[in-house]
Context: one part of a larger RNA
RNA sequence: UGACGGGGGCCCGCACAAGCGGUGGAUGAUGUGGUUUAAUUCGAUGCAACGCGAAAAACCUUACCUACCCUUGACAUGUGAGGAACCCUUCAGAGACGAAGGGGUGCCCGAAAGGGAGCCUCAACACAGGUGCUGCAUGGCUGUCGUCAGCUCGUGUCGUGAGAUGUCGGGUUAAGUCCCUUAACGAGCGAAACCCUUGCCGUUAGUUGCCAGCGGGUCAUGCCGGGGACUCUAACGGGACUGCCGGUGUAAAACCGGAGGAAGGUGGGGACGACGUCAAGUCAUCAUGGCCUUUAUGCCCAGGGCGUCACACGUGCUACAAUGGCGACUACAAAGCGAAGCGAAGCUGUGAGGCGGAGCAAAUCGCAAAAAGGUCGCCCCAGUACGGAUUGUAGGCUGCAAUUCGCCUGCAUGGAGUCGGAAUCGCUAGUAAUCGCGUAUCAGCCAUGACGCGGUGAAUGUGUUCCUGAGCCUUGUACA
Numbered sequence: 001u002g003a004c005g006g007g008g009g010c011c012c013g014c015a016c017a018a019g020c021g022g023u024g025g026a027u028g029a030u031g032u033g034g035u036u037u038a039a040u041u042c043g044a045u046g047c048a049a050c051g052c053g054a055a056a057a058a059c060c061u062u063a064c065c066u067a068c069c070c071u072u073g074a075c076a077u078g079u080g081a082g083g084a085a086c087c088c089u090u091c092a093g094a095g096a097c098g099a100a101g102g103g104g105u106g107c108c109c110g111a112a113a114g115g116g117a118g119c120c121u122c123a124a125c126a127c128a129g130g131u132g133c134u135g136c137a138u139g140g141c142u143g144u145c146g147u148c149a150g151c152u153c154g155u156g157u158c159g160u161g162a163g164a165u166g167u168c169g170g171g172u173u174a175a176g177u178c179c180c181u182u183a184a185c186g187a188g189c190g191a192a193a194c195c196c197u198u199g200c201c202g203u204u205a206g207u208u209g210c211c212a213g214c215g216g217g218u219c220a221u222g223c224c225g226g227g228g229a230c231u232c233u234a235a236c237g238g239g240a241c242u243g244c245c246g247g248u249g250u251a252a253a254a255c256c257g258g259a260g261g262a263a264g265g266u267g268g269g270g271a272c273g274a275c276g277u278c279a280a281g282u283c284a285u286c287a288u289g290g291c292c293u294u295u296a297u298g299c300c301c302a303g304g305g306c307g308u309c310a311c312a313c314g315u316g317c318u319a320c321a322a323u324g325g326c327g328a329c330u331a332c333a334a335a336g337c338g339a340a341g342c343g344a345a346g347c348u349g350u351g352a353g354g355c356g357g358a359g360c361a362a363a364u365c366g367c368a369a370a371a372a373g374g375u376c377g378c379c380c381c382a383g384u385a386c387g388g389a390u391u392g393u394a395g396g397c398u399g400c401a402a403u404u405c406g407c408c409u410g411c412a413u414g415g416a417g418u419c420g421g422a423a424u425c426g427c428u429a430g431u432a433a434u435c436g437c438g439u440a441u442c443a444g445c446c447a448u449g450a451c452g453c454g455g456u457g458a459a460u461g462u463g464u465u466c467c468u469g470a471g472c473c474u475u476g477u478a479c480a
Stems, first nucleotide, its partner, number of pairs: 001480002003477003007474004012469002015464002019427005026318001029315005034309001042053002064304003070298001073127001077126002079123005086103006107116003129293002132291003138287002140282003143278001145276001150189006156165003169180003195270004200238007210227002214225003241264001244258005307446001320420001324379007336367003341360002346355003386417001391412007433456007
C1' cells in the first nucleotide's frame, strides 16, 4: 500500500420488510446430467452453464456412426500435353459414380496461317485440405462485478524509502454531483450532457391519410365534387433551466413546500459500460503461433444418429375451475410483414383445407378475426358441460420423400391434477398481473422459445434491526 475480520461509523440497491403474482406437487414442451448406443457430433458448468451457441436437426444442415467410393483431391496458384464449353439419351448401381451412344465447334485479334481469354480432361510435382489439439501461446468479440462511482496523471509539498497529499474533513447529490474548508493547484478516463424514442405546442406540407362546414349520390359507406379546419403523417422549431415565490441552510451548494405548466427537479424509456477482476467464455463465426494428420484426422455419397429413456435438475406452457366453462350476437389497438410473395370477393367442405383469382413492390391492396371486454342464455360445485394428456380412426398441407422423426383438422377416447413440503424467484406504475397481435429464422415445423407491439390494469412501501451485495472513512492483523 492492499486484502481480510461472526471490528466500528456513515450510506445505497426489490437486499430485507410491506404487498401482488409465481416456481418447488400434476401433465406434456424444452435444455442439461445420467443411462443406453455402432453413433447418440461438439462446446457452455455457482452467481455469470442448463428454451445457452441453435433467429428453425425428416434429406440438406452435420461436424457423429455404419457401409460404398476418391487420392493434386470438393476449393486456390503455378508447369506440360490435349480438347470449345456444354447439352441430350440408354444401361448397371442405394447413390456417389461407372460404361456406352448422339448432338455441338462459340468469344477476341488476324486477310490467312496462327495466337489469346475462359472452361474441361489427363500427367507429374510444388501444394491444397482438416469443425484435428492447445482459449493456460494469441488477436478480435463477449459475459461478470456494475451504469457500481469509482480509477488515475502533471507540477508542487511531506517522508531516508515503500509511499502520502490531491481523492481527507463539514454539508449535499443518483453520482469523486456541487459548495465550503484546506499544502495543495490543476487535468484526464468515467458520472452528467451531446444521440434516438415517447409525452405538449407551433410552422411548413396535404396523398395513398383526414371530413368540420358546402353541394351531389346511396339501403349503407369520404362513395363523388370539393376542403386543410381537425386527426394523422414527417421535417424544422419552441418548451423545463431549481427559471419564479415562500421556508430551511454558512449572503454557499442544496433540500422542503407552492405557483404557472402537457410535463418539475435526471419527466418516462433506450443506446452508451472507466482503471481493472475472474489464466472467466469462445482455436466450432472469423483470424492466428505452435503441434499433429496427408491413399487420411482430407473428400464424395446412401442409410442411420443428433429425437434413446428405470431416473435427477433447470426454464417456460396448460391446468386444477363459477372473478369460471360453453353457445349466440356485438365493440375498440399498436407495431410489423408481403412478388419464387401477401392473397380479397365468390363458390365448396363440419373442419384443416380446396377451387378461384380481384387488388397490391403497398398511409392506396392483402395478411387481419384482435383477445380479454359488452349483452343475452345454459351449466350448479361434481373429478363435473373443470382439465386436457394419452390412444384409436378418418382426413388436410408442405415437401423428391413425413416409418425412424413434421404440423394441422374431424369424430371417438378422456389420464394425472381439487392450489402444491423444505425451500426459492420476479416486480415500486402504465410497473406487476392478465389479454391477444406481429416479426426474424423458415418449403414445412416440433415456437409453449426469442424479440417486439398494443388492450385492460392493481396492491404495498416513505422504514433500515436483521439476510444479501456494493461504496466511503476508520481500526486490528502472525496474510501478500
Small-subunit ribosomal RNA, 3' major domain from an uncultured bacterium, 480 nucleotides, folded computationally. The prediction has a mean pLDDT of 85. RNAcentral holds the full RNA, with entries from ENA.